[in-house]
Predicted 3D model of a 72-nucleotide RNA (transfer RNA) from a Candidatus Microgenomatia bacterium.
Formats: sequence, C1' cells, structure tokens
RNA sequence: GCCACCGUAGCUCAGUGGUAGAGCGGACGUUUCAUAAGCGUUAGGUCAGAAGUUCAAUUCUUCUCGGUGGCA
Repeated sequence: GCCACCGUAGCUCAGUGGUAGAGCGGACGUUUCAUAAGCGUUAGGUCAGAAGUUCAAUUCUUCUCGGUGGCA
C1' cells in the first nucleotide's frame, strides 16, 4: 500500500428495515441468626462519527475514525 471482517449497556454478545434485548456485573427489596446462593423489581444505550436512500435506518449505500486478520 491492497483486501476481508468487526465496532450495540460496565464486560461478553444477540438483533440484518418498523419505538434495542439477553447473560454476567451494579442498586433496591425478599429470604436467613448472619453471609452466600435463590427469587422479584430497577437503573444503565447520541447502536464509533458524518452524509445519502426510504414514510421509517442499529439494519441498505458512501466517506471518515478505531480494532483484528491476510497478502505484498
């Protein structure tokens, strides 16, 4: 330099056009003599950034940024 893939909650990841979810973690409650485990509730997101297409974009297109891998 070229090519491919990835970027979504604190962490690991789903979601591939129609108002964004799970597990773990956090907070509160319940239970216990107490702790842990269990159970219930709850908070937490400019979906990397910008533009375009569309009635509607996390999703499709383009560019930029970052990460990983391959080739030279």

The RNAcentral record of the sequence draws on ENA. Rfam family: tRNA. It is annotated as a transfer RNA. Rfam's curators write: Transfer RNA (tRNA) molecules are approximately 80 nucleotides in length.